[in-house]
RNA sequence: GGAGUGGUCCGGGUGGUCGCGUCAGGGUUUAUGUUCGCAUAGCUCUGCCGAGGAAAGUCCGGGCUACACAGGGCAGAAUGCCGGAUAACGUCCGGUGGGGGUGACCCCGGGAAAGUGCUACAGAGAAUAGACUGCCGGUUGCAAAACCGGUGAGGGUGAAAGGGUGCGGUAAGAGCGCACCGUUCCGUACGGUAACGGACGGAAGCUGAGGCAAACCCCAUUCGUAGCAAGGCCAAAUAGGGAAGCAACAGGCGUGGCCCGCGCUGCUUCCGGGUAGGCUGCUUGAGCCUGUGAGUAAUUACAGGCCUAGAUGAAUGACUACUGCUCCUGCUUCGGCAGGAAUACAGAACCCGGCUUACAGGGCCACUCCGUUU
RNA sequence: GGCGCUUUAGCUCAGUUGGUUAGAGCAGCGGAAUCAUAAUCCGCGUGUCCGGGGUUCGAGUCCCUGAAGCGCCACCA
Numbered sequence: 001g002g003a004g005u006g007g008u009c010c011g012g013g014u015g016g017u018c019g020c021g022u023c024a025g026g027g028u029u030u031a032u033g034u035u036c037g038c039a040u041a042g043c044u045c046u047g048c049c050g051a052g053g054a055a056a057g058u059c060c061g062g063g064c065u066a067c068a069c070a071g072g073g074c075a076g077a078a079u080g081c082c083g084g085a086u087a088a089c090g091u092c093c094g095g096u097g098g099g100g101g102u103g104a105c106c107c108c109g110g111g112a113a114a115g116u117g118c119u120a121c122a123g124a125g126a127a128u129a130g131a132c133u134g135c136c137g138g139u140u141g142c143a144a145a146a147c148c149g150g151u152g153a154g155g156g157u158g159a160a161a162g163g164g165u166g167c168g169g170u171a172a173g174a175g176c177g178c179a180c181c182g183u184u185c186c187g188u189a190c191g192g193u194a195a196c197g198g199a200c201g202g203a204a205g206c207u208g209a210g211g212c213a214a215a216c217c218c219c220a221u222u223c224g225u226a227g228c229a230a231g232g233c234c235a236a237a238u239a240g241g242g243a244a245g246c247a248a249c250a251g252g253c254g255u256g257g258c259c260c261g262c263g264c265u266g267c268u269u270c271c272g273g274g275u276a277g278g279c280u281g282c283u284u285g286a287g288c289c290u291g292u293g294a295g296u297a298a299u300u301a302c303a304g305g306c307c308u309a310g311a312u313g314a315a316u317g318a319c320u321a322c323u324g325c326u327c328c329u330g331c332u333u334c335g336g337c338a339g340g341a342a343u344a345c346a347g348a349a350c351c352c353g354g355c356u357u358a359c360a361g362g363g364c365c366a367c368u369c370c371g372u373u374u
Numbered sequence: 375g376g377c378g379c380u381u382u383a384g385c386u387c388a389g390u391u392g393g394u395u396a397g398a399g400c401a402g403c404g405g406a407a408u409c410a411u412a413a414u415c416c417g418c419g420u421g422u423c424c425g426g427g428g429u430u431c432g433a434g435u436c437c438c439u440g441a442a443g444c445g446c447c448a449c450c451a
Stems, first nucleotide, its partner, number of pairs: 001370010012323007020050002023047006030041004052345001056356002059354005064227004071260004076223005081095005096109005110218002115216002117212003132155002134151007163181006182206001183204006190197002231280004241271006251265004273450003287306008326341006375447007384400004393431001402418005424440005
């Protein structure tokens, strides 16, 4: 200098003019109520605060709320090497085995010797293996060749053809036999919490055990259902209406698929009627920042400090000046100067922890490979 | 805000234990027939199966992730 890997941070800044929302304080009689003191609403002034790293998708998990502070069973769903973190997780951290990459690093993870199923086409043969070609032997034949038999080593087909190399062996061959390598299983002690690891000993010729479980399934673990339009309170208004179905001491509802249990009791669907107003839930929370300690780390303990949107036909904006960063063009005394361009994705709606996706441009840290120079 | 469903030819839809070359109707194109047109008859073409990734030998189909479109919901008696 080039190429790349992993992580982390930012998402412009300052001022002026006008404007919006919540809250606090003040003013006002404009309205309503009144126990005549005021209260509420409106208007107005001042002050504080006012979107995000993803507020998004709603893909997981939890809090919260209602139904038994969710109980038993079947069915169903999710997860899946081991250990840990956590409120919880399908997330994160550390390890372990396999695969990919020259490497930094990345990706994957129960069981196919319980059973069922699938494995198209091609090919001779596809899971109880299998003779198309080739090789070898025999018979017939002058020969070419034909027929019969042996052979799973060579060729060919395929995603997959049932260990590899060598020697022996044989008519030709083959774990057919042997040696070495590999594989699977069993045992022993050792290291490790464990997954697992390396070591030693033994067994199996390895056709018994191909692959697929994001096919059914088996094993283990976890999961009740609904969602703030949950739920609670107040006010207002109407016809506590009609039809169909089920059921009458068993059924229905809460309860979502079913049964039991518990609680309540006529319920469900359709048609119709009324109100579409207010308060609460609502933002102090598994919260944020700093420091110290524990831990390899995820994370956690303690101390100190901070309060940081709560709107609801839904605020958080517009214009402008200077300026930062990046890029382009021109000039240059190589210090810079002038002009221009670009500035993304997107916007809270009960609240958190993750994952995923979108994103102009930029900063920082650690590491790898290649080239060059010293 | 929350909860569900769908996406296959120009349009409306089929597509099951994943399998060779994905179909049907309408529309379109060419031909026959007709003086000509329609109807009728014959023939033909038509696809990134919404996008991306994964599992598998192989994906419209199975799994994950995104995009677009559509539907439902309050309270009172």
The prediction has a mean pLDDT of 79. This is a predicted complex of two RNAs, RNase P RNA and transfer RNA, with 451 nucleotides together. It holds a member of the Rfam family "Bacterial RNase P class A". Gene Ontology terms of the family: tRNA processing, ribonuclease P activity and dimeric ribonuclease P complex.